[in-house]
RNA sequence: AGCGGGGUAGAGAAACGGCAUCUCGCCAGGCCCAUAACCUGGAGAUUGCGGGUUCAAAUCCCGCCCCCGCAA
Repeated sequence: AGCGGGGUAGAGAAACGGCAUCUCGCCAGGCCCAUAACCUGGAGAUUGCGGGUUCAAAUCCCGCCCCCGCAA
């Protein structure tokens, strides 16, 4: 070089081509004598990078980068 799988908030995962969602964490408030638990609200991802197709791309196509595995 070749083949397969993967890259999406701080972490872990979803997402029939049509508003990017959930859990944990974080912040604020409530509850409590207090803490934890519980309840409510909020911030946080231009979906690895660059192109293409499309009215519309995390999703389809092409090229690259990185990770895991197979083979050599």